The prediction has a mean pLDDT of 82. The part of an RNA shown here (small-subunit ribosomal RNA, central domain) has 346 nucleotides and comes from an uncultured bacterium. Rfam family: Bacterial small subunit ribosomal RNA. Gene Ontology terms of the family: structural constituent of ribosome and ribosome.
[in-house]
Context: one part of a larger RNA
RNA sequence: CUGGGUGUAAAGGGUGCGUAGGCGGCUUUGCAAGUCAGAUGUGAAAUCUAUGGGCUCAACCCAUAGCCUGCAUUUGAAACUGUAGAGCUUGAGUGAAGUAGAGGCAGGCGGAAUUCCCCGUGUAGCGGUGAAAUGCGUAGAGAUGGGGAGGAACACCAGUGGCGAAAGGCGGCCUGCUGGGCUUCAACUGACAUUGAGGCUCGAAAGUGUGGGUAUCAAACAGGAUUAGAUACCCUGGUAGUCCACACGGUAAACGAUGAAUACUCGCUGUUUGCGAUAUACGGCAAGCGGCCAAGCGAAAGCGUUAAGUAUUCCACCUGGGGAGUACGCCGGCACGGUGAAACUC
Numbered sequence: 001c002u003g004g005g006u007g008u009a010a011a012g013g014g015u016g017c018g019u020a021g022g023c024g025g026c027u028u029u030g031c032a033a034g035u036c037a038g039a040u041g042u043g044a045a046a047u048c049u050a051u052g053g054g055c056u057c058a059a060c061c062c063a064u065a066g067c068c069u070g071c072a073u074u075u076g077a078a079a080c081u082g083u084a085g086a087g088c089u090u091g092a093g094u095g096a097a098g099u100a101g102a103g104g105c106a107g108g109c110g111g112a113a114u115u116c117c118c119c120g121u122g123u124a125g126c127g128g129u130g131a132a133a134u135g136c137g138u139a140g141a142g143a144u145g146g147g148g149a150g151g152a153a154c155a156c157c158a159g160u161g162g163c164g165a166a167a168g169g170c171g172g173c174c175u176g177c178u179g180g181g182c183u184u185c186a187a188c189u190g191a192c193a194u195u196g197a198g199g200c201u202c203g204a205a206a207g208u209g210u211g212g213g214u215a216u217c218a219a220a221c222a223g224g225a226u227u228a229g230a231u232a233c234c235c236u237g238g239u240a241g242u243c244c245a246c247a248c249g250g251u252a253a254a255c256g257a258u259g260a261a262u263a264c265u266c267g268c269u270g271u272u273u274g275c276g277a278u279a280u281a282c283g284g285c286a287a288g289c290g291g292c293c294a295a296g297c298g299a300a301a302g303c304g305u306u307a308a309g310u311a312u313u314c315c316a317c318c319u320g321g322g323g324a325g326u327a328c329g330c331c332g333g334c335a336c337g338g339u340g341a342a343a344c345u346c
Base pairs, nucleotide, nucleotide: 003319004318005317006316008300012315014202016200017199021195022194025088026087027086028085029084030083031082033081034080035077036076037075038074039073040072041071042070048066049065050064051063052062053061054060091192092189093188094187095185096184097183098182099181103178104177105176106175107174108173109172110154115149116148117147118146119145120144121143125136126135162170163169207248208247209246210245211244212243217241221237222236223235224234259314260313261312262311263310264309267292268291269290270289271288272287273286274285275284296303297302320346321345322344329339330338331337
């Protein structure tokens, strides 16, 4: 390389958009590049294969034929691919009418709770633990009643419920702006599709820069315990951070450990949304979200119309363990990152 693979054994890119490229619906006409058939030329010799012959045989040697699977020219074929033209509507998209939703962005508002401050009542404890102590408290704590400040998060509803391309993403209420989905109709376009190397975008948490904010929680840190020790687990405190704005960064067990698209392959059942018929609520269709199973697949456990089944197209990736996601180089970055070996060894 071919091959064989990629849920759990090595292996699906974190995600989308999309360039080149690959691949691509139905009917028809032309061309003939691919393709197929014929002819001609060429394809050195030796080698090789077959037959015959020469050394007493064989190795070896000689002759003839084949082979040299190729290339070029030429004459044809036109199913398929290609290409040029014409047409179609079922793929795809647009439109119209509906419809569900924590989809996104911005602004405003609300109540519960924690903490702190002030005032009142009130007196000796509170807090914390396995038990304690550090800590707080007679300068009046904790408890309780009233008032205030500020920040962060939105109980119940809430659901193998919903939305989103992904995200450990989106959950109080209202308003404005805004994206997409689904259903029905079949008016319009007429293959416009699919995948997608590079590229660009988005991308939890932690982290970084500048400026704010800081109620809670809490790396680091301090103290108290525990212990042989305890740089921990437990306790009392507590700074970055957690929050906001604008930038950066680009990683996760970024998981369904399962790439995307299309078609096909017994059924049962729950649920969300829409549609049709009907109005007894039955059975039906479409799109999701779940459970159980036929065939089939699978090493098994399991998967099973949301496939890990049967096929096709395209991309990504794997090829024993360690060394190592390391070194070097390059790219990017403030830092973190990406790409990514070998020697050696088992």